The prediction has a mean pLDDT of 84. Predicted 3D model of a 1364-nucleotide RNA (small-subunit ribosomal RNA) from an uncultured bacterium. RNAcentral holds the sequence, with entries from ENA.
RNA sequence: GAGUUUGAUCCUGGCUCAGAACGAACGCUGGCGGCAUGCUUAACACAUGCAAGUCGAACGCUCCUGAGGGCUUCGGCCCUCUGGGGAGUGGCGCACGGGUGAGUAGCGCGUGGGAACCUGCCCUGUUGUGGGGGAUAACCGAGGGAAACUUCGGCUAAUACCGCAUGCGCCCGGGCAACCGGGGAAAGAUUUAUCGCAGCAGGAGGGGCCCGCGUCGGAUUAGCUUGUUGGUGGGGUAACGGCCUACCAAGGCUUUGAUCCGUAGCUGGUCUGAGAGGAUGAUCAGCCACACUGGGACUGAGACACGGCCCAGACUCCUACGGGAGGCAGCAGUGGGGAAUAUUGGACAAUGGGCGAAAGCCUGAUCCAGCAAUGCCGCGUGCAGGAUGAAGCAUCUAUGGUGUGUAAACUGCUUUUGUACGAGAAGAAACACUCCUACGUGUAGGAGCUUGACGGUAUCGUAAGAAUAAGGACCGGCUAACUCCGUGCCAGCAGCCGCGGUAAUACGGAGGGUCCAAGCGUUAUCCGGAAUCAUUGGGUUUAAAGGGUCCGUAGGCGGUUUUGUAAGUCAGUGGUGAAAGCCCAUCGCUCAACGGUGGAACGGCCAUUGAUACUGCAAGACUUGAAUUACUGGGAAGCAACUAGAAUAUGUAGUGUAGCGGUGAAAUGCUUAGAUAUGCCAUAGAACACCGAUUGUGAAGACAGUUCACCAAACCAUUUCUGACGCUGAGGCUCGAAAGCGUGGGUAGCGAACAGGAUUAGAUACCCUGGUAGUCCACGCCCUAAACGAUGUUCACUCGACAUUAGCGAUAAACUGUUAGUGUCAAAGCAAAAGCGUUAAGUGAACCACCUGGGGAGUACGCUCGCAAGGGUGAAACUCAAAGUAAUUGACGGGGGUCCGCACAAGCGGUGGAGCAUGUGGUUUAAUUCGAUGAUACGCGAGGAACCUUACCUAGGCUAGAAUGUAUAAUGAUAAACUAUGAAAAUUGUCUUCCCUUCGGGGACAAUAUACAAGGUGCUGCAUGGCUGUCGUCAGCUCGUGCCGUGAGGUGUUGGGUUAAGUCCCGCAACGAGCGCAACCCUCGCCUUUAGUUGCCAUCAUUUAGUUGGGCACUCUAGAGGGACUGCCGGUGAUAAGCCGGAGGAAGGUGGGGAUGACGUCAAGUCUUCAUGGCCCUUACGGACUGGGCUACACACGUGCUACAAUGGCGGUGACAGAGGGCAGCUAGUCCGCGAGGACAUGCUAAUCCCUAAAAGCCGUCUCAGUUCGGAUUGCACUCUGCAACUCGAGUGCAUGAAGUUGGAAUCGCUAGUAAUCGUAGAUCAGCACGCUACGGUGAUACGUUCCCGGGCCUUGCACACAC
Repeated sequence: GAGUUUGAUCCUGGCUCAGAACGAACGCUGGCGGCAUGCUUAACACAUGCAAGUCGAACGCUCCUGAGGGCUUCGGCCCUCUGGGGAGUGGCGCACGGGUGAGUAGCGCGUGGGAACCUGCCCUGUUGUGGGGGAUAACCGAGGGAAACUUCGGCUAAUACCGCAUGCGCCCGGGCAACCGGGGAAAGAUUUAUCGCAGCAGGAGGGGCCCGCGUCGGAUUAGCUUGUUGGUGGGGUAACGGCCUACCAAGGCUUUGAUCCGUAGCUGGUCUGAGAGGAUGAUCAGCCACACUGGGACUGAGACACGGCCCAGACUCCUACGGGAGGCAGCAGUGGGGAAUAUUGGACAAUGGGCGAAAGCCUGAUCCAGCAAUGCCGCGUGCAGGAUGAAGCAUCUAUGGUGUGUAAACUGCUUUUGUACGAGAAGAAACACUCCUACGUGUAGGAGCUUGACGGUAUCGUAAGAAUAAGGACCGGCUAACUCCGUGCCAGCAGCCGCGGUAAUACGGAGGGUCCAAGCGUUAUCCGGAAUCAUUGGGUUUAAAGGGUCCGUAGGCGGUUUUGUAAGUCAGUGGUGAAAGCCCAUCGCUCAACGGUGGAACGGCCAUUGAUACUGCAAGACUUGAAUUACUGGGAAGCAACUAGAAUAUGUAGUGUAGCGGUGAAAUGCUUAGAUAUGCCAUAGAACACCGAUUGUGAAGACAGUUCACCAAACCAUUUCUGACGCUGAGGCUCGAAAGCGUGGGUAGCGAACAGGAUUAGAUACCCUGGUAGUCCACGCCCUAAACGAUGUUCACUCGACAUUAGCGAUAAACUGUUAGUGUCAAAGCAAAAGCGUUAAGUGAACCACCUGGGGAGUACGCUCGCAAGGGUGAAACUCAAAGUAAUUGACGGGGGUCCGCACAAGCGGUGGAGCAUGUGGUUUAAUUCGAUGAUACGCGAGGAACCUUACCUAGGCUAGAAUGUAUAAUGAUAAACUAUGAAAAUUGUCUUCCCUUCGGGGACAAUAUACAAGGUGCUGCAUGGCUGUCGUCAGCUCGUGCCGUGAGGUGUUGGGUUAAGUCCCGCAACGAGCGCAACCCUCGCCUUUAGUUGCCAUCAUUUAGUUGGGCACUCUAGAGGGACUGCCGGUGAUAAGCCGGAGGAAGGUGGGGAUGACGUCAAGUCUUCAUGGCCCUUACGGACUGGGCUACACACGUGCUACAAUGGCGGUGACAGAGGGCAGCUAGUCCGCGAGGACAUGCUAAUCCCUAAAAGCCGUCUCAGUUCGGAUUGCACUCUGCAACUCGAGUGCAUGAAGUUGGAAUCGCUAGUAAUCGUAGAUCAGCACGCUACGGUGAUACGUUCCCGGGCCUUGCACACAC
């Protein structure tokens, strides 16, 4: 810096990521070289080999080789010399080097100091080295034992051991000293000059000891300590010291964290970080500790000793069972453990070490090699050209384009690396030896000669030849990089958020791309980001966080001024701060890594000299901080005692009678044994109306009738006195509401628990009737609260306005000034915002307390307090990616305000009951095709399923296909008709063209063949377009600019009125605008005008008849216009918008009706109207056909029709509509039939003819009944349509005559020419209508907005946002 809490926002806050690192491990891959690094785990156990020896110039013995001499009994023996071997005595070394980190919280380490010490080998100076002695290994002999080993006797040497002498120094004692007394050394070898030896003094280097400071976590470890702290005497040590001991004293350490527990080797450094810090302590270097575990000493200059000893223990091995042996945390190596860490290699050539005079020997120290991409660094896997942009692969809108991609092929060039052959280092300086030079037969210098594990290695040269050499992770965002296919909440991915439920850039594969590259990823860990423990550099009103409150100890901080001091502070100088590392410069390996040289740095510590502003310390002075004295006013401050009245309850005796009480409604309860009510009297306990307040007091909790006593604090004004006496305050102490506990009182009311009654699905509650603890008092505990201003205390500073309490000043009041409080608003400033704002949450200072994601949890354990209840202190495992604060927009609320709607109310008529019709569910079926399914499906798609429709089922058949187009080829037929088979589809046969002509042919038509295009009512309406329903014809939904806000957003659109309306007016940080509203459109209602046929007929003729002449006035028809705008008057309103009333008018405030449906919601409906992406079928999920089905039927629901009757049925009579339709049609009229209908025949392509009769109406009859109601069902006989009425049409006549007597809970429609009621027509249609659509006739009720439902606006709450 980013991601992640939300619908969105700001903040708080956690989680996660991008970086760097590593002694790493794992996965995939792997060409080379250089330099590094390599058991982090079991300080687990170890086979085998090696890792410490050396010296004959300290010593004796023995063996071997060679040479010489002597003797000989010829077997051999003795002596001397040269070289070598062996064990032993002796010397030095073995305390170094190498390993490991178990222990250790310590003077262990780091740093800086100190005094009471030791020091082999080395260096310097000085002194000495005389003379003796006795042993003992080896060896020989004899034993013991399995072995390891050991015993006894005998011989022998020394630089082994022991006296004596000497002793400059030295040590001890005495002494001021001079000095005196005492003590104590030595070793020789080779050879003639050295090396040794001994004493003393000094040096260098090494070591021991002491001290200041620094050095992890835990207080849920607070007290620890008896050699402990100190002293004296003694002992001990190289040395100081309780190091040890005896005695004496009673100290010593500790909240600046003792003691205890846990963890850990420390450091230079390393990693990270801007730094401060944090983490770490591999390799290299310094120190420490350890060496199987524990203890102990010996030797020695040095050890309490890794490859020494003794004891104990565990383990392993050998054993003859009696005893013995061992210690890889040396180098290799083995087992084991583990995610994991190498060769039983070479050499002493170099560097270094031990011994030696030296040669030399030893050296798993070391130098090299081997193994491992473990890390860092470097190099390579080719370079240039090359477009038909090849093939392949991938993809797309696919005859083609695009990507891979100059990539490849191909042409030329180069040869690091690899291969072959050849040449071939540096690292070597020496010692020794020979020679030379200088001074003093030795030393120093020079010359020559010799020595290489690595290694025939590095390096160099030559040759051929692109030849031998690329992978890993990732591609949703963070985070650079996208497409196709597969899969279908499966398989899987994932660091966080999260992907996957059929169109996955997130899974798997592929193509392409991105990033790194001999590596790339993953995992673990550390730092960073994290200002997320904040010194640099955070916070605490509401996000986590102020202790309930005061007093006060330690501590921290502290007014003015003078002098001194110099601890802090500052400056100079000196010492130290190892090397390596980091940094800088430069140099060497071809570069780099790496290495060499020099510098800087090492923030520190110590010492010393100086400065004195500030802080400290010491001394003195001051008054402003603080405290104090005197006078006054106010106050529910505290404590104790006394006491008044009202109310309540109870009691005695009255009055009085039937209820009282209680609730939403009731009941439990009380009451005829007299309640409730009412009046007098008495008793009891508790609390104090009015005053009373935005008041006052107190540290907080808290404090309220009156009076008195005691006592505290604050304020105001003027003074007195002290002289910094102050502020804060860890621990500590005090006080601390209510509830609770203990003891003893008290108990009127109230009232946990409890009981009863209700409510309820239940009701361990809310409501009611009772009622115990308690509430009250005294004393003692408890110690917690939303103990809140959710705001610690103190001091100073920073515009104001208003109100109020207590004082003071000017005589009183108004008013004004001032001090101390109590409140409201507001400036600057602050804050995430809300808000705070001299009573700060502003600006600063001092001190204390507290916080560090949510949950677990204020829980567990421990400790502590408490009589108990419980309080204080106070975790972890595990789990989540959030939890949270403030504000915003919505939605929601059995929140509020306001308004509207057939929403309720007022009415009328229905549905729900019956029969039938129709749709749906369910069931059934071979199939009962599919869709619609709360409102917003269910007489819906369908405005008309007998075949067809038809999508479903059954059977038999077709495959470029049933239809259409184009091109080509060949043809002249094909269709129709007839015939045969068949259920049909289909198959077979017979028959047979037209037009033009230049006579070649062309065109039309038809079918055949081929090719290209098929087809699908199959899936997905959650991939879509279009169309539609609903909220809703509700009044809303937005935008531009400006302004406000960190922002989401707000404002405008809110407010006051008004309207059917975001309609209009006024106001206003808004001003305007858009989509909606309204209007413009159609229709009905009035008038005018134009035009009169098929319409009309007032007047004139005429007729049976507007029939005809005539006319166009009227009706009507259909074109064009007019008319209505709150225009006029009055009232009201704000002088507005508007509202109310009135006039005129056919119509009045939108005149009635229709069309018209904003932004959007419901992933609403439709892939079966149509269109369309993707998927699926292709001799079938396509196409044709027969028959069947969609019409089934225990049942349930919706929508309707007809009824149940008298407002009616039946019979008769006969008047008045409107709107439609008609040529494959509507049909007058006449005749036939009871009728449906039939026959003949006429008019009309329609204001002309026809459908066409309108019906309710009126008159008569029936008289309340299952009827003269009702018509279902069924039988018989017919009519019509149609290829065809069986499944399965409609109608007619006769007969039959079911249920049903007005319908439970519930529920629907409707506000005016509306409901209700009556009939008419049309679309669809061969036929079929109780449905739908349209038309007219007759013709009813509304006080009003409390409630139910739905909706609009404003406001409020919210832990909701897929939004109750």